Predicted 3D model of RNase P RNA and transfer RNA as a complex of 480 nucleotides. It holds a member of the Rfam family "Bacterial RNase P class A". It is annotated as a ribozyme. Rfam links the family to the GO terms ribonuclease P activity, dimeric ribonuclease P complex and tRNA processing. From the family's description: Ribonuclease P (RNase P) is a ubiquitous endoribonuclease, found in archaea, bacteria and eukarya as well as chloroplasts and mitochondria.
């Protein structure tokens, strides 16, 4: 000076008028204060809180999926494996099992998981005949016989080779072998519920053993986690209609009355309230097992109290500390929107960025300017995903010049 | 504010273990037919399977992010 990687962070400021919301004051009129966001956004995760059947136990159903931490909690995050991309800086990665089982590979091929279409080999049988061999004839030739070679048949072997395919039985290479074949042998590659050795672990590495197609974002199989709705979830503060507040036995204890007894007390009977148990009714929000309750449920009414909720939090900021970090721990400081399905803006002026026009001693002045994205809380926290006009900052890398 | 749920041709819909070239009815176009229309009959054109990615040999279908459209929920003491 180029080309690249990571991370952070701004996302207009002051002033003056007008206006809006919540709170404090104030008899008022008014003051005073506080007032969107990094995503308030999709609503995709996770958690607090709350209600439901007093949520235990088991199936099914969902959901995660490499290790170790971090957190309340997660699919988030960090450090690390192991894979892919890049010369590096750095990145991406639904990254458990296909050697438990079952489905599926369409077409094409001989097959898509146990099989041979050509093909190579090798025995055999008949058929032929170039050739070299023996034998015999009438020695030009011809006959026969066994060898060999051929193409046919049917038996075996093989899986090198050729064709299909998205995928073909581990690649190359020597050896071997009737041909062949991890069948041996070398390097290379993948597996491994084997063993040594580093490591907390995933995993590395080294030596045995073996060589099994693919698919699990197919069902399944291991391991973990997991009850369902939601803050329009739900508490309380009224009227009016409905509807219902069932029943039986035992035991205990008060209370009434009666009848006895001198008398403490006994017998009886009626009620009240309790506990246990059976029925019966109702509830049961995936099912089952089993549980709960007998006073509360329903329907209506009004542009809708008052809590949940905004005061205190997994808060937010500054230092210290421990950590490789994701955070944790201690210690100042600090209160920071909020509803009625409701406020958060307008308008002027200056300054800044931007862009335009000009001048210009290239550093910059001067004018003009209609320009500035995404988008906006509604129960609140922690993530992830997505939108984003234009700006600023740190650190690393790789190349080429100079010194 | 919270939950659901669809998207295939102009318009309503189908489309199963993921498989070769995605259909149907209406509705359009061209001929036939009639004087002419309507009906009828032929034959025909028309598709970003709502977008992007992934996953597989292979996606309309399974996964993930996005769009756009619809539909349900209210303290009521």
């Nucleotide at each position: 000076g180029g080309a690249g990687g990571a991370c952070g962070c701004c996302g207009g400021g002051c002033c003056g008028u007008c206006g809006c919301g919540g709170c404090g004051c104030g008899c008022a009129a008014g003051c005073g204060u506080c007032g969107a966001g990094g995503a308030a956004c999709g609503u995709c995760c996770g958690g607090g809180c709350u209600c439901c059947a007093u949520c235990g136990g088991g199936c099914a159903g969902g959901g995660u999926g490499c290790a170790g931490g971090a957190u309340a909690a997660c699919g988030u995050c960090c450090u690390g494996u192991c894979g892919g991309g890049g010369c590096a800086a750095c990145u991406c990665g639904a990254a458990g099992g296909a050697a438990a089982g079952u489905g599926c590979c369409a077409c094409a091929g001989a097959a898509a998981c146990a099989u041979a279409c050509c093909g190579c080999c090798g025995g055999g049988g008949g058929c032929u005949u170039c050739g070299a061999c023996a034998g015999g004839c009438u020695c030009a030739g011809c006959c026969u016989g066994a060898c060999a070679g051929g193409a046919c048949c049917g038996c075996g072997g093989c899986a090198a080779g050729g064709g299909u395919g998205a995928a073909a039985u581990c690649g190359u290479g020597c050896g071997g072998u009737a041909a062949g074949a991890g069948c041996g042998c070398a390097c290379g590659g993948c597996g491994u519920u084997c063993c040594g050795c580093g490591g907390a672990g995933a995993c590395g590495u080294g030596g045995g053993c073996g060589c099994g197609g693919g698919u699990a974002a197919a069902c399944c199989c291991c391991a973990c986690c997991u009850g369902g709705a939601g803050c329009a979830a739900g508490a309380c503060c009224g009227c009016u209609c409905g509807c219902c507040c069932u029943u039986c036995g035992a035991c205990a204890a008060g209370c009434u009355c009666a009848g006895g007894g001198u008398g403490a007390c006994c017998u009886g009977a009626g009620u009240u309230c309790g506990u246990c148990g059976g029925a019966c009714c109702g509830c049961c929000g995936g099912c089952c097992c089993g549980g709960c309750g007998g006073a509360a449920c329903g329907a209506g009414c009004a542009a809708u109290g008052u809590c949940g909720c905004a005061c205190c939090g997994a808060g937010g900021u500054c230092g210290g500390u421990c950590g490789u970090g994701a955070g944790g721990c201690c210690g100042g400081c600090c209160c920071c929107a909020g509803a009625g399905a409701g406020a958060u803006g307008a308008c002027g002026g200056c300054c800044a960025c931007g862009g335009c026009u000009u001048c210009u001693u290239c550093g910059g002045a001067a004018g003009c300017u209609u320009g500035g994205a995404c988008a906006g809380a509604a129960u609140c926290c922690g993530g992830c995903g997505u939108a984003c006009a234009g700006g600023c900052g740190u650190c690393c890398u790789c190349c080429g010049c100079g010194c | 504010g919270g939950g659901c749920c669809a998207u295939u041709a102009g318009c309503u819909c189908a489309g199963u273990u993921g498989g070769u070239u995605a259909g149907a009815g209406c509705g359009c176009a061209u001929g036939c037919u009639u004087g002419a229309u309507a009906a009828g009959c032929a034959u025909g054109a028309g598709g970003u399977c709502c977008c992007u990615g992934g996953u597989u040999c292979g996606a309309g279908a399974c996964c993930a992010g996005g769009a756009u459209g619809g539909c349900c929920c209210a303290c009521c003491a």